[in-house]
Transfer RNA from Vicugna pacos, 72 nucleotides, folded computationally.
RNA sequence: GGGGGUAUAGUUUGGUGGUAGAGCACAUGUUUAGCAUGCAUGAGGUCCUGGGUUAAAUCCCCAGUACCUCCA
Numbered sequence: 001g002g003g004g005g006u007a008u009a010g011u012u013u014g015g016u017g018g019u020a021g022a023g024c025a026c027a028u029g030u031u032u033a034g035c036a037u038g039c040a041u042g043a044g045g046u047c048c049u050g051g052g053u054u055a056a057a058u059c060c061c062c063a064g065u066a067c068c069u070c071c072a
Stems, first nucleotide, its partner, number of pairs: 001071007010024004026042005048064005
């Protein structure tokens, strides 16, 4: 320098053009003499950034940024 891939909650991730889900973690309640486990409830998202297409974009298109990987 060139090709490909990834970016979503604190973390690991699913997801589809039509209100964004789960596990773990966290908070509260319950259970216990107490802790852990279990159970119930809750909080927590600018879906990497900027444009474009569309009635509607996390999803499609373009550019950029960061990281991973292959080639030179």
Lineage of the source: Eukaryota > Deuterostomia > Teleostomi > Dipnotetrapodomorpha > Vicugna.